This is a predicted structure of a 1470-nucleotide RNA (small-subunit ribosomal RNA) from an uncultured bacterium.
The RNAcentral record of the sequence draws on ENA.
[in-house]
RNA sequence: AGAGUUUGAUCCUGGCUCAGAACGAACGCUGGCGGCAUGCCUAACACAUGCAAGUCGAACGCUCCUGGGGCUUCGGUCUCAGGGGAGUGGCGCACGGGUGAGUAGCGCGUGGGAACCUGCCCUUCAGUGGGGGAUAACCGAGGGAAACUUCGGCUAAUACCGCAUGCGCCCGGGGGUGACCCUGGGGAAAGAUUGAUCGCUGAGGGAGGGGCCCGCGUCGGAUUAGGUUGUUGGUGGGGUAACGGCCCACCAAGCCGAUGAUCCGUAGCUGGUCUGAGAGGAUGAUCAGCCACACUGGGACUGAGACACGGCCCAGACUCCUACGGGAGGCAGCAGUGGGGAAUAUUGGACAGUGGGCGCAAGCCUGAUCCAGCAAUGCCGCGUGAGUGAUGAAGGCCUUCGGGUUGUAAAGCUUUUUCGGCGGGGACGAUGAUGACGGUACCCGCAGAAGAAGCCCCGGCUAACUUCGUGCCAGCAGCCGCGGUAAUACGAAGGGGGCGAGCGUUGUUCGGAUUUACUGGGCGUAAAGGGCGCGUAGGCGGCUUGUCUGGUCGAGUGUGAAAGCCCCGGGCUCAACCUGGGAAUUGCGCUCGAGACGGGCGGGCUGGAGUUCGGGAGAGGAGAGUGGAAUUCCCAGUGUAGAGGUGAAAUUUCGUAGAUAUUGGGAAGAACACCGGUGGCGAAGGCGGCUCUCUGGACCGAUACUGACGCUGAGGCGCGAAGGCGUGGAGAGCAAACAGGAUUAGAUACCCUGGUAGUCCACGCCCUAAACGAUGCAUACUUGGUGUGAGCCGUUCAUUCGGUUCGUGCCGGAGUUAACGCGUUAAGUAUGCCGCCUGGGGAGUACGGUCGCAAGGCUGAAACUCAAAGGAAUUGACGGGGGCCCGCACAAGCGGUGGAGCAUGUGGUUCAAUUCGACGCAACGCGAAGAACCUUACCUGGGCUCGAACGGCUUCGGACAAUCCUUGGAAACAGGGACUUCCCGCAAGGGACUGGAGUCGAGGUGCUGCAUGGCUGUCGUCAGCUCGUGUCGUGAGAUGUUGGGUUAAGUCCCGCAACGAGCGCAACCCUUGUCCUGUGUUGGCAUGCCGCAAGGCGCAACUCUCAGGAGACCGCCAGCGAUAAGCUGGAGGAAGGUGGGGAUGACGUCAAGUCAUCAUGGCCUUUAUGUCCAGGGCCACACACGUGCUACAAUGGGCGGUACAAAGCGCUGCCAACCCGCGAGGGGGAGCUAAUCGCCAAAAACCGUCCUCAGUUCGGAUUGCAGGCUGCAACUCGCCUGCAUGAAGCUGGAAUCGCUAGUAAUGCUAUAUCAGAACGAUAGCGUGAAUACGUUCCCGGGCCUUGUACACACCGCCCGUCACAUCACGAAAGUGGGUUGUACUAGAAGUCUGUAUGCUAACCCACAAGGGAGGCAGCGGCCCAAGGUAUGACUCAUGAUUGGGGUGAAGUCGUAACAAGGUAACCGUA
Repeated sequence: AGAGUUUGAUCCUGGCUCAGAACGAACGCUGGCGGCAUGCCUAACACAUGCAAGUCGAACGCUCCUGGGGCUUCGGUCUCAGGGGAGUGGCGCACGGGUGAGUAGCGCGUGGGAACCUGCCCUUCAGUGGGGGAUAACCGAGGGAAACUUCGGCUAAUACCGCAUGCGCCCGGGGGUGACCCUGGGGAAAGAUUGAUCGCUGAGGGAGGGGCCCGCGUCGGAUUAGGUUGUUGGUGGGGUAACGGCCCACCAAGCCGAUGAUCCGUAGCUGGUCUGAGAGGAUGAUCAGCCACACUGGGACUGAGACACGGCCCAGACUCCUACGGGAGGCAGCAGUGGGGAAUAUUGGACAGUGGGCGCAAGCCUGAUCCAGCAAUGCCGCGUGAGUGAUGAAGGCCUUCGGGUUGUAAAGCUUUUUCGGCGGGGACGAUGAUGACGGUACCCGCAGAAGAAGCCCCGGCUAACUUCGUGCCAGCAGCCGCGGUAAUACGAAGGGGGCGAGCGUUGUUCGGAUUUACUGGGCGUAAAGGGCGCGUAGGCGGCUUGUCUGGUCGAGUGUGAAAGCCCCGGGCUCAACCUGGGAAUUGCGCUCGAGACGGGCGGGCUGGAGUUCGGGAGAGGAGAGUGGAAUUCCCAGUGUAGAGGUGAAAUUUCGUAGAUAUUGGGAAGAACACCGGUGGCGAAGGCGGCUCUCUGGACCGAUACUGACGCUGAGGCGCGAAGGCGUGGAGAGCAAACAGGAUUAGAUACCCUGGUAGUCCACGCCCUAAACGAUGCAUACUUGGUGUGAGCCGUUCAUUCGGUUCGUGCCGGAGUUAACGCGUUAAGUAUGCCGCCUGGGGAGUACGGUCGCAAGGCUGAAACUCAAAGGAAUUGACGGGGGCCCGCACAAGCGGUGGAGCAUGUGGUUCAAUUCGACGCAACGCGAAGAACCUUACCUGGGCUCGAACGGCUUCGGACAAUCCUUGGAAACAGGGACUUCCCGCAAGGGACUGGAGUCGAGGUGCUGCAUGGCUGUCGUCAGCUCGUGUCGUGAGAUGUUGGGUUAAGUCCCGCAACGAGCGCAACCCUUGUCCUGUGUUGGCAUGCCGCAAGGCGCAACUCUCAGGAGACCGCCAGCGAUAAGCUGGAGGAAGGUGGGGAUGACGUCAAGUCAUCAUGGCCUUUAUGUCCAGGGCCACACACGUGCUACAAUGGGCGGUACAAAGCGCUGCCAACCCGCGAGGGGGAGCUAAUCGCCAAAAACCGUCCUCAGUUCGGAUUGCAGGCUGCAACUCGCCUGCAUGAAGCUGGAAUCGCUAGUAAUGCUAUAUCAGAACGAUAGCGUGAAUACGUUCCCGGGCCUUGUACACACCGCCCGUCACAUCACGAAAGUGGGUUGUACUAGAAGUCUGUAUGCUAACCCACAAGGGAGGCAGCGGCCCAAGGUAUGACUCAUGAUUGGGGUGAAGUCGUAACAAGGUAACCGUA
């Protein structure tokens, strides 16, 4: 510090995700030791049991026990010492310990303040005299189950109460400026003891502690906007330790709030902690400070201190005891239990230390504390050995079978002993005593490598790869995504990587995230400028001067607790940890200073702003009036059968009742042609005939004046197209709804005919638009060019030119931008202010509020869901987009197919099997250049299992095998028999060959063409496809290759930020057309000779053959064209613009075809999916399709006659002559390994003749009979022949195919395959046309351009309803809870107050009786908790039913959007 993920690719925007650190954690696997920390985050849920606050005899009486002493009448009594017990009394129990429920508060933090209190402690001053009356304990008598309690009697005090005294203290008076002085009144005390002290009382001061007040800071919600009546203030009183509406009476009507009151939700606050570069963000366990609470609610008492965790009273809930009458209790103390929960420990030891309470003290108490136990919960440290060790062992795994790897790893050898174990010694902590920890830390000794390693990961991010298994299954997954038979992504193994007593996962926080942007973001098109203006608060504000100093800056000072963090030291062997010092604590207060900047106040200025005067422009606004054209309607005339309307139409509509057309007249309403213009005006919406009236603003020119009066603008107010609403008018045209006619599969649409609201006017509402420049307002600055509107100045003959100001356009520079683009009218450079944005969907929806008559507007979420949604640009592809151009693409022609019969292939069906493959073009006379057996892969049946063929090894045997004979059998095969015996070597033995057994390998037309190679088809013989360098662009990419011409062609020329090059095109190759040269047999034959002829001799001219050359290049001429490329025409030429034909197929596309040609990975099979054999099948047959053949006839058929080919083929072959047969064919055998012989006859054509339009002398299917040939064999299932038979068919619907010249059409021939078997295929020759105006249309293709939401690329994408499943949410008659307001009621305990009914020791009066003061109880009153009633508000849950929404490989209906998406789309509205 970044990375992954939207796309075919790119840049940007933007979200999601990851890598880091942390934790009071939990879970999974694993687990040796120690140190230091930490350990109920949930139920402030309920709690059994034990303990957690007592102590003092030096305050007091009593009682019991023990011991001693004295006296004794032995009953006892007195006394001393010690101990126990309860009680009175004192101090403590308000600390310490726990928890975080409540609390948004002066609660906390920080800094200040004045009107206060303070036990114990310190200090100072003064005092402590003299009396009195009670009461617990105890005794007696009662009540009660108990808890406890009542009555009577006795008694003590440092308990209680008077009196005396009282400087100072409190209250009052007087004097004094004041310090202070004088005076009147009031109020104290306690004693104990060991004789040293400890106490007690009054007063002053201090320390520490506490109460109160204030400034500032302290979470979210405005879908909480108003709150408040003791409320705000005053006066007077009460109350308190103290100020204060704290409380009360009266008076006033205030007080708080957009700088967020009130209400709701959430939350203890802080030092700190975690994270971060920081700023921030999150957090508030342990430790420390503060606060609050103690079962829930209320209350007071005592006290220095409490409204009191282990006190009291009351109410409530809960639990327990009970004799049912009543009682008892409060672990959020330490342990512990149940419960809740993912989850959090021992019912331990000790007061030894530190600290606390009491005590003079000894001491007692102390679950505070110190320790120990449990837990890898965290941090830190240590160990599980070290050295050496190659045969690179064995085993595992992989393998290309060679090897590699695990791996110096192990073993082996040498060595050490930390930790742990055993044994021994043994602390510090303790200043005099006292040690729970603890026989611990630590030290010494002994044995022995001995007791001690796991977890996660290995597709990318992210470090680490192979094999097997699995087969969209099982599973993985943080994101992207893996898995459908070759998975580095699942599971296992081997190997590797990371960390290590831990490792992973989950959760949470910060970070990365500049993704809330203060540091540090944006708003034309990505999310985002308010529809527009006026203006309030607020924010911001020109030049100059004086002054003040609250902002600001500087210095000093106080504070900012300790701990923590940081730095420097120190102590535990190190570290964690502990500890000393420093720094820091960015803050707040006070004092002093500065006076620039900002601010306040005062003075001045004119540049901002405004006023005045004079001008001209304008659809600016409002009202009133007025004009012509057109439409419609009405009246009248002319006139007649149609009109209207459309893509075409319509029994839609109008018209014989006279329309349309046309002429004249009239009525009415609405809108204003031409001018008219990216012209004008307005803030926006918007404004258009003409005239008048009223009126707003801007602009120009000019002077004078005011003197910052300014800019922006949350709320607020106003304006605001269309549409809509209300009331009343108006209503010609147009026209939602509606009706009809068409279109259509449907057509609730598009088209047509009608037509009502509405559109118009007046008044009142609505308040939204793609209200757009998708661009807020204001100001300033920053190169230019060119139009146009309004003014002014100068100039000119000019309405010419120049300058200037304001407005409005275009193009462009710098700059800017993701790009597109913007560019003085900024989207540039800056400032001020406002509005708005923060992933997509859900949703501008729900709920709430508010506005509205309504429609609806404004404000405006969440659950849930996705890994994207998006912007700009790029390359393609596509378009029922455009332009240009090709092609038998159409058109023009000729002939076919589709109808018939047959052949053949396919589908389907059938079958035991009908083997398999090929499926639009580009499968279907295709693989198959040839299925009777074989082929053959299929079926049935019968056999074989090292196998039908081959290799290696082991072992046994031998020659085996072959051949022959024979039995069974369909054969294969099985059984029997005969025959037979290799080479080398002396031998042993070896070798070759071969059989049996065994084994490793065989075999497979079994699967996968979507694992592959190779080959092939297709687009397409279309003209394209690319590269290097350069240049442009952030980039994908572009340029080149586009453009102007031209071509069959990216062919060539020209131009050009391109210049070149490659694969294609063309050419080179073959063939054909002309000529030349050579060659001259087997071919040729003009002349010569011979021959009747065939032919021979001969010839080398010709044809022909085979070689080699020539020839054609727009070369020549003319025109056109840019003088180019080239085009058109002509000459010459056998051939003319590629002469014809062939071979040749760019980058690529179709997961095209082929695992059955072959090869091949993987998988499957091994007495079978292999192999052998016989028979059958591939030939089936209701049908359907493709490709062909033959026809339907006279351009023909039959018969007869007569011509002319080319190219091939031939030795298990072609086969002549001749003979036989009607014929197929047979016999025969000459010749020929072929320019020699043969196949071989060419056929159509031509000549002659018959047939004469008919199902025929057309046509030949089908069938019968008889034959021939091949072959082991023609039944299933061959071909051919003869005779007989003589079907359909009379030119073929929709539709569709081929062909542009030696082509189509037509005729025959040959060949491959092959024993035989072509109507197919391949090749050859003969005869030999028609037509092409042209490119609008159909199909395919090329180039340029345009749009795109497509990129699996239009066979694309995609929308909505419905149906199904599921999820969350809203509404809903209601129902149930929680919180809370208001009103009333209620009124426990208790303070306060009143009263005087009862009782009453101290003091007072009184001789007494009694009375008084005071007190207690009772009663009344104020306040008040729970509770009750009524009625609201908020909120949660639930609810028949209902509403939309989200999600879900293959449901239904349509086709809305993306291309002109087939009616351009979209916004608002009905």
The prediction has a mean pLDDT of 85.